[in-house]
Transfer RNA from an uncultured Clostridia bacterium, 95 nucleotides, folded computationally.
RNA sequence: GGGAAUGUAGCUCAGUCUGGUAGAGCAUGGAAGGGCAAAGGCUGCAUGUAGCUGAUGCGCAACCAGUGUCAGUGGUUCAAAUCCACCCAUUCCCG
Numbered sequence: 001g002g003g004a005a006u007g008u009a010g011c012u013c014a015g016u017c018u019g020g021u022a023g024a025g026c027a028u029g030g031a032a033g034g035g036c037a038a039a040g041g042c043u044g045c046a047u048g049u050a051g052c053u054g055a056u057g058c059g060c061a062a063c064c065a066g067u068g069u070c071a072g073u074g075g076u077u078c079a080a081a082u083c084c085a086c087c088c089a090u091u092c093c094c095g
Stems, first nucleotide, its partner, number of pairs: 001094007010026004020078001028065003033060001035058003040053006072086004
């Protein structure tokens, strides 16, 4: 210098072929509910025990939550993540 692939949410990716509401899982935040532990409180009595309650702590958890420059710029189109051109980054191949 030439060619190819990839670029979409914090992460991993789907969606591109065949243009028509931008999505999934994980992570994160919230959370009905429930479990375990428990300071304290109330009641009873045989006064240290039983029952109830219980701030708070630790797990579980249905469910809820996305204004993402679709790497960027421009073009085509009623409509672009998707098609076209250029460009940037990374990886690979050729020289």

Its mean pLDDT, the model's own confidence on a scale to 100, is 80. It matches the Rfam family "tRNA". About the family: Transfer RNA (tRNA) molecules are approximately 80 nucleotides in length.